[in-house]
Context: one part of a larger RNA
Molecule: small-subunit ribosomal RNA, central domain
Organism: uncultured bacterium
RNA sequence: CUGGGUGUAAAGGGAGCGUAGACGGAUGGACAAGUCUGAUGUGAAAGGCUGGGGCUCAACCCCGGGACUGCAUUGGAAACUGCCCGUCUUGAGUGCCGGAGAGGUAAGCGGAAUUCCUAGUGUAGCGGUGAAAUGCGUAGAUAUUAGGAGGAACACCAGUGGCGAAGGCGGCUUACUGGACGGUAACUGACGUUGAGGCUCGAAAGCGUGGGGAGCAAACAGGAUUAGAUCCCCUGGUAGUCCACGCCGUAAACGAUGAAUACAAGGUGUCGGGGCCCGUAGAGGCUUCGGUGCUGCACCCAACCCAACAAGUCUUCCACCCUGGGGAGGACGCUCGCACGAAUGAAACUC
Numbered sequence: 001c002u003g004g005g006u007g008u009a010a011a012g013g014g015a016g017c018g019u020a021g022a023c024g025g026a027u028g029g030a031c032a033a034g035u036c037u038g039a040u041g042u043g044a045a046a047g048g049c050u051g052g053g054g055c056u057c058a059a060c061c062c063c064g065g066g067a068c069u070g071c072a073u074u075g076g077a078a079a080c081u082g083c084c085c086g087u088c089u090u091g092a093g094u095g096c097c098g099g100a101g102a103g104g105u106a107a108g109c110g111g112a113a114u115u116c117c118u119a120g121u122g123u124a125g126c127g128g129u130g131a132a133a134u135g136c137g138u139a140g141a142u143a144u145u146a147g148g149a150g151g152a153a154c155a156c157c158a159g160u161g162g163c164g165a166a167g168g169c170g171g172c173u174u175a176c177u178g179g180a181c182g183g184u185a186a187c188u189g190a191c192g193u194u195g196a197g198g199c200u201c202g203a204a205a206g207c208g209u210g211g212g213g214a215g216c217a218a219a220c221a222g223g224a225u226u227a228g229a230u231c232c233c234c235u236g237g238u239a240g241u242c243c244a245c246g247c248c249g250u251a252a253a254c255g256a257u258g259a260a261u262a263c264a265a266g267g268u269g270u271c272g273g274g275g276c277c278c279g280u281a282g283a284g285g286c287u288u289c290g291g292u293g294c295u296g297c298a299c300c301c302a303a304c305c306c307a308a309c310a311a312g313u314c315u316u317c318c319a320c321c322c323u324g325g326g327g328a329g330g331a332c333g334c335u336c337g338c339a340c341g342a343a344u345g346a347a348a349c350u351c
Base pairs, nucleotide, nucleotide: 003322004321005320006319007304008303012318014201015200016199017198021194022193023192025088026087027086028085029084031082033081034080035077036076037075038074039073040072041071042070049065050064051063052062053061054060091191092188093187094186095184096183097182098181103177104176105175106174107173108172109171110154115149116148117147118146119145120144121143125136126135162169163168206247207246208245209244210243211242215241216240220236221235222234223233258317259316260315262313263312266295267294268293269292270291271290272289273288274287275286276285277284278282324351325350326349333344335342336341
């Protein structure tokens, strides 16, 4: 390179935006770069192939043919690709009309609960466990009532419900703001798909500076358990968890399933819209678009399973892999980072 793969065997980038590139709707015309075709020249000879011939045969040698799939010049064709000029509306986008939503950012507000403080009532226990003890309590705890402080999280509603590209998002109100969906068919007229590099976002933990600190709680201390117990259990408890700004850039970042279009039996829930129907006007019936579940046929699959939200049938583009396991996501180098470390990433050797 060819070829074959990537749900679970090795293998989809954590996610998006987008540059180059690759690929790209319908239709008319022009050109002729690719493409096809004719001619001419060339494509040395030898060799190889093939038809003959000569050494007794063969090897070997000689003659002829064909081939040399190429290149150049020139004449032509115009279906396809390309390029140029028009046109179109189905792809894509805009406008208009709607309703849905924990989508995002900021500000404000609320109640329940825990803890603490003050005061009242009240008295000997409380707490905790398998059982205990450490611990708290006559300096009055626990319990209970009233008042206050402060931080964090938002019970019920709540739902294989919703929204978001992913990470993720849940009390209420307001402001600003992104996207999706349905309807309409006014506008643009292929403006599209994918996307190496690049840029941006990216849970938790962690880091820097400054705040905050109720509860919880790595580390740590004590009590138990135990042969021991650097654990599990208990009592405490600091970072941290929270806020602002800046870094980090990783996760079983999972649907272990890249993105996009088209096509190909059904059944049944649910969420958000639209349309139609009626002796019944309903918590009705039928239908349609978009999302999300379950089930299931064909097909596919090593099987499990998947099955219109594919892992089916085709196409386009990217990523990654073809490395047997270990060595090893380790070494060296380079880039990034304050650091932790991240990214890239071999080999010897060994089974």